[in-house]
């Protein structure tokens, strides 16, 4: 570090340390001394594992805990505006890309 494979519109503090940052990457638009990353604690979920079992639990392993994975980033259909093509705008799907589980190189 790479393959695979599933899920990503729900859900989660007026808490303590701690002090400028953060939201992966550009671009955007946002969040932040009415305190940011971080650690602790709470808290949510139930991916794996356990215990009972076609489902609960929530006892271990992980995740998570502003905003659809915060929007868009490539392709297709379709709509509008003006029209001959280009252009910009909305919608919808699919795909990149990335998160997190579990398995494997």
């Nucleotide at each position: 570090u790479c393959c695979u494979u599933a899920u990503c519109a729900a859900g989660a503090g007026u808490g303590a340390c701690g002090g400028a940052g953060g939201g992966u990457c550009a671009g955007g638009c946002c969040c932040u001394g009415c305190g940011a990353a971080g650690u602790c604690c709470g808290g949510c979920a139930a991916c794996c594992a356990g215990u009972u079992u076609g489902a609960a639990c929530a006892u271990g392993g992980u995740g998570c805990u502003a905003a659809u994975u915060c929007c868009u980033g490539c392709a297709a259909a379709u709509c509008u505006a003006a029209c001959c093509g280009a252009u910009a705008g909305g919608u919808u799907u699919g795909g990149a890309a990335g998160a997190u589980g579990a398995g494997g190189g």
The RNA shown here (SAM riboswitch aptamer (S box leader)) has 105 nucleotides. Model confidence (mean pLDDT): 83 of 100. Its Rfam family is "SAM riboswitch aptamer (S box leader)". The family has 457 seed sequences and 9,625 matches in Rfam 15.1. It was read from a public genome assembly, where an Rfam model found it.